[in-house]
């Protein structure tokens, strides 16, 4: 230099055009003599950045950034 894949909650990951979700973690409550386990409720996201397409973009297109890998 060229190519491929990835970037979404604190962490690990779903979601492939129509209001953004799960598990674990966190806060509070229930349960218990107490703890653990279990149950319930809740907080937490400019979906890497900037443009484009579209009535509508996390999703499609382009460029850039970062990470991993391959070729040279």
């Nucleotide at each position: 230099g060229g190519g491929u894949g990835g970037c979404u909650a604190g962490u690990u990951c779903a979601g492939u055009g129509g209001u953004a979700g799960a598990a674990c973690g966190c806060a509070c409550c229930c349960c218990u003599g107490a703890u653990a386990a279990g149950g319930g409720u809740g907080a937490g996201g400019u979906c890497g950045u900037a443009g484009g397409u579209u009535c509508g973009a996390u999703u499609c297109c382009u460029a850039c950034g970062c990470c991993a890998c391959c070729c040279a």